A computed fold for a 75-nucleotide RNA from a Candidatus Woesearchaeota archaeon, annotated as transfer RNA. The coordinates come from a structure-prediction model, not an experiment, and the mean pLDDT is 82.
[in-house]
This record gives sequence, C1' cells and structure tokens, in this order.
RNA sequence: GGGCGGGUAGCUUAGUCUGGUUAGAGCGCUGGUCUUAUAAACCAGAGGUCCGGAGUUCAAAUCUCCGCUCGCCCA
Repeated sequence: GGGCGGGUAGCUUAGUCUGGUUAGAGCGCUGGUCUUAUAAACCAGAGGUCCGGAGUUCAAAUCUCCGCUCGCCCA
C1' cells in the first nucleotide's frame, strides 16, 4: 500500500442480509420476598439513543460516503 471483518447497557452479545410494532437477551448492579445471616431461587427496577460526522428517506443501529479504532489475510 491492497483486501476482508468487527465497534450496540459495566461485560459478553442478538438485531444489519430484506429500513418501519417501544432497541432486546444473558451475566453483573439496585431493591424486595425467603433465611439467624449470606448464597441460591423467585419478583421488581435502573442502566443505550447503537464508534464520530455527513448524506439518502416520510422514517436509519440497519443503506451510501468520509474519518477513528481493533483484528485477520496479501504484498
């Protein structure tokens, strides 16, 4: 230098192909029930505007472009 893939909650991630119902799950966290107490179990809750910017569109995590960053391959 060229090619490909990834970036979504504190962590691991689904969703992107085919734009549209409120962005969801597990773990973790907070509160409650239970227990002498803790853990486990059960119940409830908080936590995101989806890496950044621009564009297309009635509508973008999703499509297009530019950039940042991580990983792999080729040279």
Rfam family: tRNA. It is annotated as a transfer RNA.